A computed fold for a 139-nucleotide RNA, annotated as FMN riboswitch aptamer (RFN element). The coordinates come from a structure-prediction model, not an experiment, and the mean pLDDT is 79. Of the family's consensus pairs, 96% are formed in the model.
RNA sequence: CACAGUCUUCGGGGCAGGGUGAGAAUCCCGAUCGGCGGUAUAGUCCGCGAGCCGCUUGUGCGGCAUGAACCGGUGCAACUCCGGUACCGACAGUGUGUCCGACCAAUGGUCGGGCGAGUCUGGAUGGAAGAAGGCAAAU
Repeated sequence: CACAGUCUUCGGGGCAGGGUGAGAAUCCCGAUCGGCGGUAUAGUCCGCGAGCCGCUUGUGCGGCAUGAACCGGUGCAACUCCGGUACCGACAGUGUGUCCGACCAAUGGUCGGGCGAGUCUGGAUGGAAGAAGGCAAAU
């Protein structure tokens, strides 16, 4: 100096204001946020992470699901920077919206079903991708 071991700590942000309404941070207008590794600095490129199922004492292994970007500029190099304009958001709950069906006294209403929150509540006083540090021995 390198490798395997073991322990500790750390490890996600965000609806102001307004409309409708009995009730909405869920609908509508608008506002606002951006995990980890890689790479010219990335929510939208490549890879990974929170969910579910099976096996397993546990650890772990296998499987399923898993969103979104273009244009111009600089440069040796950027889908990452600068300028502009867009877009996206796990699982469960709630939900005045919406779709489908049936029915009624029918431009509406009732009933049943599907979908419906990135920001609220919950799993989670948890913990992952990972990051930093400590320890001792042998080679």